[in-house]
About this RNA: The prediction has a mean pLDDT of 90. c-di-GMP-I riboswitch aptamer from a Bacillaceae bacterium, 86 nucleotides, folded computationally. The source organism's lineage runs through Bacteria, Bacillota, Bacilli, Caryophanales and Bacillaceae. The model forms 95% of the base pairs in the Rfam consensus.

This record gives sequence, structure tokens and C1' cells, in this order.
RNA sequence: UUCCGAUAAUGGCAAACCUAUCGAAAGGUGGGGACGCAAAGCUACGGGCCUAAAGUUCUAUGGACUACGGCCGCCGGGCUGCCGAA
Repeated sequence: UUCCGAUAAUGGCAAACCUAUCGAAAGGUGGGGACGCAAAGCUACGGGCCUAAAGUUCUAUGGACUACGGCCGCCGGGCUGCCGAA
């Protein structure tokens, strides 16, 4: 240094749920809260998943299709990074 990752140390993040707020929704953000996490830091690049406002369409108070909207705490890839037992 790389791989690796502990019942180590120092710190860190924060699922569900509640709440305020933004949003058509999915979801985001702030506060509370901890299920978990060694990249649960960043990145929608590949796959996957969610939503369907606008649009298209149909047998039309509705249905179907559709991302230019989302999710990196679904799996890969890329970039960056703390500690050091075996």
C1' cells in the first nucleotide's frame, strides 16, 4: 500500500413510525425517533423498482400506455474517504 473487517478506539449516518412542509403522485426536506449500516459518503452510468401530472388512446365520472418525475438503505459500475486486531 492492497485485500480484508473486530464484542477495538474516535466519531458518523439513521429504517419503520410520528410531525411540519414541498409535490399530482412516487418521493424529497426540517424536527423527533432508531431498524440497521464500514462507505447507509457522492454519482441515476447499466439493470431493477415506484409513481403517472402532461401526453396518447379506449368500451370514457373510469381504464390502459407512457418519465421528461423519483428510489444509490435493491444489485452492479464510477469517484472519494475514517480506524487497524486477526